The RNA shown here (transfer RNA) has 72 nucleotides and comes from Camelus ferus. Rfam family: tRNA. By type it is a transfer RNA. About the family: Transfer RNA (tRNA) molecules are approximately 80 nucleotides in length. The organism belongs to Camelus, within Eukaryota. The sequence is in RNAcentral, with records from Rfam. Model confidence (mean pLDDT): 83 of 100.
């Protein structure tokens, strides 16, 4: 220095134009003599960042940051 990937709830991770889910964690209940399960509940989101397209953008497109690989 070039090519490409990848960013989303604490955490791993789905969603491919119409305002965002699960698993796990956490909250409160029930369930036990008490834990652990197990079963309901709730809360938790600036969808890296800045601009463009569009009625309408995690999603199309741009430019940056970062973080992985690959070549030199």
């Nucleotide at each position: 220095g070039g090519a490409g990937g990848c960013a989303u709830a604490g955490c791993u991770c789905a969603g491919u134009g119409g305002u965002a889910g699960a698993g796990u964690g956490c909250u409160u209940g029930c369930u036990u003599a008490g834990c652990a399960u197990g079963c309901a509940u709730g809360a938790g989101g600036u969808u890296c960042u800045g601009g463009g397209u569009u009625c309408a953008a995690u999603c199309c497109c741009u430019a940056g940051c970062a973080c992985c690989u690959c070549c030199a």